[in-house]
Context: one part of a larger RNA
């Protein structure tokens, strides 16, 4: 000199863009952060309309029950999602990360393309009803019922396995193409439209859409393996028993001591094994002319973790932050028998600390989950709020004005400085204030109409065009008007380094200080004042890095 996720002192007008728990991975009150689908299914409540039955009434009508259709709810079965998104950096010196390869050792829900199919039966169970039990959380028993839930049978394009024949290729095990035989393995419906035909009707049948099943290819994502690279320490020199290799078996999506039995005695190490300390890694960031050094906040990629330790279940995917089980610590409820909880999600509280924000708005946009869709959910995200924490921009006025006014300071008492500075005159109107108009971000989706393709079709589906509908920020940005210099400057330094000097007070005292050093009676070095210098909504100090 530059830099900072900074803090502290004094001061503080506005805006834009960023950024903000670095310490206790300490403990957490409260609210929210993951739901959705009725076009998979049965039940149930309310309400509207229609139809039917009953009761009261002569009747209009009132009321009650049942059925059908619609709308709005409720819990439940079922599907998909909850493995993403969001947080943190405890652990980890490791194939964790980076980079380059391998997988002839592998898997991949949703998605895309292509091929084939979507047949026939059955038994349950939740919800519900009844009973018992418990303080509660909840539990037990009996009975009824549905499905795209579960389980049989059929079919087998196809796939897998075994046996066997042929061809091609390679990288040891092999890979791939093609043929024969045998065995095993599927499925689920829902919703629009309809001319002819069958049927009393439901429907069959035909034709769309969404699904379901099997397979192939792709895409995406992931698993595993290897070469190389990146901390300190030898005041750590030897380390190792599933250890190193083999055979066999098991296990896995998959190779493998991954696991087990048996056999052999190997394997690593001064090019630093093993041990100890520290640490998430990278793109990058800071500094520097560079080489290098230091760091890894924000943003992005990967990894690890979710009160602590362990375990598996479900699933395409987890050994799962807002799932389950066990143990532990802590906290809460309790009728003392037993239960409940996990902010390193967003806000917020306490604590420790030099120190780090609102218990805000919206799903309008972008993205995600579910759904045919409308839509719904989304503390992701988009915004606003707070903090000079940082960077950048703007302002605090401009021109004229000499009796060089007054106060103040210095003085050699002549004067000099503050100083065109002020007053005063003429202007301007940024920002702030008041007031009027007022955005971009909106495209979709949906709906209405027209039209093209498909089709038997004015269904449906797909596409095009036109109209309508949707705004959190926000009455904000911006633009216009009004008034008036009115509301807006400080901090540090002045002995040398280092730009900037005098007076007074003090008297080795009080004090200053980054280094040298000042202060013991004329201190440009302490304290105050006037003046000057530097930077400026900041200026200094401290800490850290180069």
């Nucleotide at each position: 000199g530059a830099a900072c996720g900074a803090a502290c002192g004094c001061u503080g007008g506005c805006g834009g863009c960023g950024u903000g728990g670095a310490u206790a991975a300490g403990a957490c009150a409260u609210g929210c952060a993951a739901g959705u689908c009725g076009a998979g299914c049965g039940c149930u409540g309310a309400u509207u309309a229609c139809g039917g039955g009953g009761u009261a009434g002569c009747a209009a009508u009132a009321u009650u029950c049942c059925g059908u259709a619609g709308u709005c709810g409720g819990a439940g079965c079922g599907g998909c999602g909850c493995a993403a998104g969001g947080g943190u950096g405890c652990g980890u010196a490791a194939c964790a990360c980076g980079u380059g390869g391998g997988u002839a050792a592998u898997c991949u829900g949703c998605c895309a393309u292509g091929a084939a199919g979507u047949u026939u039966g059955g038994a349950a169970u939740a919800a519900c009803u009844c009973g018992c039990u418990g303080a509660a959380a909840g539990g037990c028993g009996a009975g009824c019922u549905a499905a795209u839930g579960c389980c049989g049978g059929a079919u087998g394009u196809g796939a897998a396995a075994a046996u066997u024949g042929g061809g091609a290729g390679g990288c040891a095990u092999c890979u791939u193409c093609u043929g024969a035989u045998u065995u095993u393995c599927a499925a689920a419906g829902c919703u629009g439209g309809g001319g002819a035909c069958c049927g009393u009707a439901a429907g069959g049948c035909c034709u769309g859409g969404c699904g379901c099943u099997u397979c192939a290819u792709g895409a995406u994502g992931a698993g595993c393996c290897c070469g190389c690279g990146g901390c300190c320490u030898a005041u750590c020199a030897g380390c190792u028993a599933g250890u190193u290799g083999g055979u066999a078996a098991g296990g896995u999506a998959a190779c493998g001591g991954c696991u087990u039995a048996c056999c052999a005695a190997g394997g690593c190490u001064a090019a630093g094994a093993c041990g100890g300390g520290u640490a998430g890694c990278u793109g990058g960031c800071c500094u520097g002319a560079g080489a290098g050094g230091a760091c890894g906040a924000c943003c992005a990629g990967c990894c690890a973790c979710a009160c602590u330790g362990g375990a598996a279940c479900u699933g395409a995917g987890a050994c799962a932050c807002g799932g389950u089980c066990c143990a532990g610590a802590c906290a809460c409820c309790u009728a003392c028998g037993g239960g409940u909880g996990g902010c390193a999600g967003c806000a917020g509280u306490c604590g420790a600390g030099a120190a780090u924000u609102u218990u805000u708005c919206a799903c309008a946009a972008u993205g995600g989950a579910c759904g045919c869709a409308a839509g719904c959910c989304u503390g992701a995200u988009g915004g606003a709020g707070c903090g000079a924490c940082g960077c950048c921009g703007c302002g605090u006025g401009g021109g004229g004005g000499a009796u060089g006014a007054a106060u103040g300071g210095c003085u050699u008492c002549g004067g000099c400085c503050c100083g065109u500075a002020a007053a005063c005159c003429c202007c301007u109107g940024u920002c702030a204030u008041u007031u009027g108009c007022g955005a971009u971000c909106a495209a979709c989706c949906g709906u209405u109409g027209u039209u093209a393709u498909u089709u038997a079709a004015a269904a449906g589906a797909u596409g095009a065009c036109a109209g309508c509908c949707u705004g959190g920020u926000a009455g904000u940005a911006g633009c216009g008007a009004a008034a008036g210099a009115g509301g807006a400057a400080g901090g540090g330094a002045c002995g040398g380094c280092u730009a900037a000097c005098u007076c007074u007070g003090u008297g080795c005292c009080a004090g200053c200080a980054g280094c040298c050093g000042c202060g013991g009676u004329a201190a440009u070095a302490c304290a105050g004042a006037g003046g000057u210098c530097c930077c400026a909504a900041g200026c200094g100090u401290u800490g850290u890095u180069c």
Overview:
The part of an RNA shown here (small-subunit ribosomal RNA, 5' domain) has 546 nucleotides and comes from a metagenome. The coordinates come from a structure-prediction model, not an experiment, and the mean pLDDT is 84. Rfam family: Bacterial small subunit ribosomal RNA. Rfam links the family to the GO terms structural constituent of ribosome and ribosome.